A computed fold for a 128-nucleotide RNA from a Candidatus Auribacterota bacterium, annotated as c-di-GMP-I riboswitch aptamer.
[in-house]
RNA sequence: GGCUGAAAAAGGCAAACUUUUCGAAAGGGAAGGACGCAAAGCCACGGAGCUUCCUUAGUAUAUUUGUUAAUUGGCUGAAGGUUUUAGCCUAUUAACAAAUCGAUUAAAAUGCCAGCCGGGUUGCCAGA
Numbered sequence: 001g002g003c004u005g006a007a008a009a010a011g012g013c014a015a016a017c018u019u020u021u022c023g024a025a026a027g028g029g030a031a032g033g034a035c036g037c038a039a040a041g042c043c044a045c046g047g048a049g050c051u052u053c054c055u056u057a058g059u060a061u062a063u064u065u066g067u068u069a070a071u072u073g074g075c076u077g078a079a080g081g082u083u084u085u086a087g088c089c090u091a092u093u094a095a096c097a098a099a100u101c102g103a104u105u106a107a108a109a110u111g112c113c114a115g116c117c118g119g120g121u122u123g124c125c126a127g128a
Base pairs, nucleotide, nucleotide: 003127004126005125012037013036017032018031019030020029021028022027035115041121042120043119045118046117047116049112050111055107056106057105058104059103062100063099064098065097066096067095068094069093070092071091073089074088075087076086077085078084
């Protein structure tokens, strides 16, 4: 220096879960706690996985505005003579279009994950 981890020693780390805290979330920090771990030390470089604040697209709803149509009522007028018609205004309903708030679905890392697998890097003890 490389390889290996059977036994041993000195020690080390700490899953789930609980409390608290940061974060939109995934997840992270701290304390307790140990399922496990010989790199379960460190680094998001590759792949896998997780999340979706913002962004994009859709869906349904609500509100507002506009257009069109129908209807009730009102006003003005015309014809006419026992009911027809034109215009305007208000309200309601329906359809369509646009805008906005929130909801929801999908896509999407620049977010996360080193205790998923590779890769990089550093290191304790022992053995041949």